[in-house]
Context: one part of a larger RNA
RNA sequence: UGACGGGGGCUCACACAAGCGGUGGAGGAUGUGGCUUAAUUCGAGGCUACGCGAAGAACCUUAUCCUGGUCUUGACAUGUUUGGGAAUACCCUGGAAACAGGGUAGUGCCUUUCGGGGAGCCCUUGCACAGGUGCUGCAUGGCUGUCGUCAGCUCGUGUCGUGAGAUGUCGGGUUAAGUCCCUUAACGAGCGAAACCCUUAUCCCUAGUUGCCAGCGGGUCAUGCCGGGGACUCUAGGGAGACUGCCGGUGUUAAACCGGAGGAAGGUGGGGAUGACGUCAAGUCCUCAUGGCCUUUAUGACCAGGGCUGCACACGUCCUACAAUGCGGCGUACAAAGGGAAGCAAACUCGCGAGAGCAAGCAAAUCCCAAAAAGCGCCGCUCAGUUCGGAUUGCAGGCUGCAACUCGCCUGCAUGAAGCCGGAAUCGCUAGUAAUCGCGGGUCAGCAUACCGCGGUGAAUGUGUUCCUGAGCCUU
Numbered sequence: 001u002g003a004c005g006g007g008g009g010c011u012c013a014c015a016c017a018a019g020c021g022g023u024g025g026a027g028g029a030u031g032u033g034g035c036u037u038a039a040u041u042c043g044a045g046g047c048u049a050c051g052c053g054a055a056g057a058a059c060c061u062u063a064u065c066c067u068g069g070u071c072u073u074g075a076c077a078u079g080u081u082u083g084g085g086a087a088u089a090c091c092c093u094g095g096a097a098a099c100a101g102g103g104u105a106g107u108g109c110c111u112u113u114c115g116g117g118g119a120g121c122c123c124u125u126g127c128a129c130a131g132g133u134g135c136u137g138c139a140u141g142g143c144u145g146u147c148g149u150c151a152g153c154u155c156g157u158g159u160c161g162u163g164a165g166a167u168g169u170c171g172g173g174u175u176a177a178g179u180c181c182c183u184u185a186a187c188g189a190g191c192g193a194a195a196c197c198c199u200u201a202u203c204c205c206u207a208g209u210u211g212c213c214a215g216c217g218g219g220u221c222a223u224g225c226c227g228g229g230g231a232c233u234c235u236a237g238g239g240a241g242a243c244u245g246c247c248g249g250u251g252u253u254a255a256a257c258c259g260g261a262g263g264a265a266g267g268u269g270g271g272g273a274u275g276a277c278g279u280c281a282a283g284u285c286c287u288c289a290u291g292g293c294c295u296u297u298a299u300g301a302c303c304a305g306g307g308c309u310g311c312a313c314a315c316g317u318c319c320u321a322c323a324a325u326g327c328g329g330c331g332u333a334c335a336a337a338g339g340g341a342a343g344c345a346a347a348c349u350c351g352c353g354a355g356a357g358c359a360a361g362c363a364a365a366u367c368c369c370a371a372a373a374a375g376c377g378c379c380g381c382u383c384a385g386u387u388c389g390g391a392u393u394g395c396a397g398g399c400u401g402c403a404a405c406u407c408g409c410c411u412g413c414a415u416g417a418a419g420c421c422g423g424a425a426u427c428g429c430u431a432g433u434a435a436u437c438g439c440g441g442g443u444c445a446g447c448a449u450a451c452c453g454c455g456g457u458g459a460a461u462g463u464g465u466u467c468c469u470g471a472g473c474c475u476u
Base pairs, nucleotide, nucleotide: 005476007475008474009473010472011471012470013469015465016464019429020428021427022426023425026320027319028318029317030316031315032314033313034311035310042053043052065306066305067304068303069302070301071300074129078128079127080126083123084122085121088105089104090103091102092101093100094099109118110117111116131295132294134293135292136291140289141288142284143283144282145280147278152191153190154189155188156187157186158167159166160165171182172181173180197272198271199270200269202240203239204238205237206236207235208234212229213228216227217226218225243266246260247259248258249257250256322422326381327380328379329378330377331376332375338369339368340367343362344361348357349356350355388419393414394413395412396411397410398409399408435457436456437455438454439453440452441451
C1' cells in the first nucleotide's frame, strides 16, 4: 500500500422478508458422470461445466473413434524436372466402395520455314515441399465468461514524508452514479457513470401503393370488388415534445428531496446496444492465427460398414401430467413478428388421417405459409386411477431421402404404465413483470419438449433492512 476478520459505521441489490409460480417425487426429452464397449471422437467442471461448443450425428457431417480395404509429392498450394497427351465426354472388367486394369470418341488457342515450337490443362518420373481437429490455452494473438452496468481506476503539476507512499479520491449534504453542491494543500485532467445511438409511448408536417375507405357514384348472394378519395387507420421520412422548465414546502441563499399543476409521457418514462483499471496462469491451439515440440508409405489422404443413439445406476436443465378455475364435442371472435423460387403453395378432387393428385397466384404492404390459441356460447362427463393422464407395445399406413435394421418424423386403429401435488433442500420473478396461451424464425433433404424472437390474457406482494448471500465507501 493492499487483502482479510464469526471488528465497527453508512449504503445498495429479488440478498432476505412479504407474495406468486416452480424444481426436488412420476413418465418422457436432453446434457453430464459412471459403467459397458472393437469404438462408445474431442472439449467444457463451484458460482462462471452439465437443452454448453452442436443454429439440428441414418450416409455425409465425423475428428488419432472402431473394424476392414486402399494411396504415398499425396485430397489441397507454389516452384522446378523427365516422358507423353488437347481439354473433355463415355464404355467394359474386378470390387462393398475407394481404387486397380483396359478401351472408344475427340482436336480448340498463339505462332510457324508446315518438321515443329509455345501458353493453358491432364497423366507420369524425381526434387523442394504439402498435410496433421497431433501436444502444449502454464509460450501466445484474437475472441469470450465472471466480479458487474458494480462505481470505481488513474494521471499532470503542486504540497507533505528520509523513504515505501500520502494528498487530490477525505469530511458535511445529495444521487442510480467519484452524480452534483459546500468545505478543503490542493488545482486541474483522463478512462469509466451520464449524454450522444436504436426501439417503444403522444402529436404535427410531407407522401398515398401493393396499404386505408368517411363522404359521392357503380356493381355483387357476398367481399375496397370497380370509379374515385387522402379524411381515418397504417406505412416511413422529417419535426415537435420532458428540461426539475412552472408552483408550494423542506434544505445552508447550495446541490437536491417531497407534494402539486399542466401533459400522451415526470423526475434515468419503458426496453436495448454500450462493459473502466483489473481479477480468476478462468475458457478456447477443435473457428481462425501463431512460437516451440512431435509425425512424414503416417498422428497425412480416400473408401465401406459400425460407433458418437450403447444402460444396473447418479446428477443438472426441461416437457407432459396428476385434473372440474378441468377434460371432450360442436359453433364462433380478436394478434404481432417473420419466412418464401432447387421456394411458399391457395382453390378443387381423393383419403378417417398423416398425406396424395392436379394446379391458380406470388421474387411478395399485392400471392402463399395461415388454423392463431387461451377466450366466448351450448352440450356431455360428476370426483373415479376416471371421458384425468398419456408412457409402453402390437398392427396397418404416410413423408423425406441412394438408403429409415442398428438410428428419422408423422398418421390411424388397438393397448392404456407410473402418476392423486412430491422429504431434506433449492430456483425464478417488483408490471404489461410473474403465471398462462398460442404464432413465427434460424439450423435443415428429413427430424425441436431446445434456442432466438412475436404478440394474446394478465396477477399477488413489498415501501422494511434484525438476519442469510454478494457488493461499494470510511474506519480499526
This is a predicted structure of a 476-nucleotide part of an RNA (small-subunit ribosomal RNA, 3' major domain) from an uncultured prokaryote. The full RNA is in RNAcentral, with records from ENA. The coordinates come from a structure-prediction model, not an experiment, and the mean pLDDT is 83. Rfam family: Bacterial small subunit ribosomal RNA.